[in-house]
Context: one part of a larger RNA
Molecule: small-subunit ribosomal RNA, central domain
Organism: uncultured prokaryote
RNA sequence: UUGGGCGUAAAGAGUACGUAGGUGGUUUUAUAAGCCUAGGGUUAAAGGCUAUGGCUCAACCAUAGUAAGCCCUAGGAACUGUAAGACUUGAGUGCAGGAGAGGUAAGUGGAAUUCCUAGUGUAGCGGUGAAAUGCGUAGAUAUUAGGAGGAACACCAGUGGCGAAGGCGACUUACUGGACUGUUACUGACACUGAGGUACGAAAGCGUGGGGAGCGAACAGGAUUAGAUACCCUGGUAGUCCACGCCGUAAACGAUGAGCACUAGGUGUCGGGAUCGCGAGGUCUCGGUGCCGCAGCUAACGCAUUAAGUGCUCCGCCUGGGGAGUACGCACGCAAGUAUAAAACUC
Numbered sequence: 001u002u003g004g005g006c007g008u009a010a011a012g013a014g015u016a017c018g019u020a021g022g023u024g025g026u027u028u029u030a031u032a033a034g035c036c037u038a039g040g041g042u043u044a045a046a047g048g049c050u051a052u053g054g055c056u057c058a059a060c061c062a063u064a065g066u067a068a069g070c071c072c073u074a075g076g077a078a079c080u081g082u083a084a085g086a087c088u089u090g091a092g093u094g095c096a097g098g099a100g101a102g103g104u105a106a107g108u109g110g111a112a113u114u115c116c117u118a119g120u121g122u123a124g125c126g127g128u129g130a131a132a133u134g135c136g137u138a139g140a141u142a143u144u145a146g147g148a149g150g151a152a153c154a155c156c157a158g159u160g161g162c163g164a165a166g167g168c169g170a171c172u173u174a175c176u177g178g179a180c181u182g183u184u185a186c187u188g189a190c191a192c193u194g195a196g197g198u199a200c201g202a203a204a205g206c207g208u209g210g211g212g213a214g215c216g217a218a219c220a221g222g223a224u225u226a227g228a229u230a231c232c233c234u235g236g237u238a239g240u241c242c243a244c245g246c247c248g249u250a251a252a253c254g255a256u257g258a259g260c261a262c263u264a265g266g267u268g269u270c271g272g273g274a275u276c277g278c279g280a281g282g283u284c285u286c287g288g289u290g291c292c293g294c295a296g297c298u299a300a301c302g303c304a305u306u307a308a309g310u311g312c313u314c315c316g317c318c319u320g321g322g323g324a325g326u327a328c329g330c331a332c333g334c335a336a337g338u339a340u341a342a343a344a345c346u347c
Stems, first nucleotide, its partner, number of pairs: 003319004007301002012315001014200004021193003025087007033080002035076008048066007090190001091187003094183004102176007109153001114148007124135002161168002205246006214240002219235004257314006265292012296303002320347003329340001331338002
């Protein structure tokens, strides 16, 4: 390689868009490249295989037949391809609706913490398992009024919603993406996947300039302890926040790639629609999100119309443990590092 696999044993790329490529709905006609049938040529001999025979058998030898491939000719037209035409159920568009923390920008609001000013007020406050460091007679803590500033948005809140993923939660406005339902008006296969590629991508980190309330790596001190470079306490710098630019990684998880079709049910919930009912609500249906459960699958756990069932298409990935996601090379990056990715040796 073949084969077998990828929820948890090794293995689904973090996610999407999309190039090449691969694959592709119904139908008519043509074609005959693939495909099928028949015949011919070539395929040196020997050898191989099958059958028969000859050396007493065998080895050995002889005779006859024989594969695939390639080429030519004639024929076939179901399937695939190609060309032309048609269709509407896949896909998309229009129209009418409602839902949503989807995104970006600007503005606004209240609670709370901290700080400042002023008043009241006096000896404590704070913290812990217990303490101490710390703060406080230069008047703290507490309380009242006013002010400043930054960050986050209690309740609503829900295995609720939206988004491709990362993720998104106060309110208002502007701009803007997608999904869903109904209608069947339009296009008429325009589709699926996607090597490379491109874009997005939590937190931390980096660059420049701002900002800095709370929290808080590092650091300092106090405790604990045999020690305590920790857990606990008092402080506290980067950072956390904003703008622009980088980084490109996570248990980036549903540890489950994307798409399509099929295969018992029951029950909750979210967004629509149809219908019945005065209403409460019922029935049917489309799309999401949960739980339980049959067949089936699974090593088991479990999965089970949101499949890990049954099939098809395309991509990615795995092939004993360690060495090692390392070395070297190359690319990217300001750096940190990231991406790609071995071998010796060893068990």